[in-house]
RNA sequence: UGGGCUAUAACUCAGUUGGUUAGAGUGUCACAUUGACAUUGUGGAAGUCGGCAGUUCGAGUCUGCCUAGCCCAACCA
Numbered sequence: 001u002g003g004g005c006u007a008u009a010a011c012u013c014a015g016u017u018g019g020u021u022a023g024a025g026u027g028u029c030a031c032a033u034u035g036a037c038a039u040u041g042u043g044g045a046a047g048u049c050g051g052c053a054g055u056u057c058g059a060g061u062c063u064g065c066c067u068a069g070c071c072c073a074a075c076c077a
Stems, first nucleotide, its partner, number of pairs: 001073007010026004019057001028044005050066005
């Protein structure tokens, strides 16, 4: 310098052909259970879907640029 992959909740990850209010497990909070803790059960909170634009009636999903990480190649030594 060029190419490829990844980025979604605090963490690990789903998300079909672009379509109604974006999900799961773990964690966390409250309550129940216990003498107390753990476990278990019930309920809740938690998201600029990496950023900025574009296309579209409609974008987590498509396009462009940028950022971060990983991989490959080239260059230098």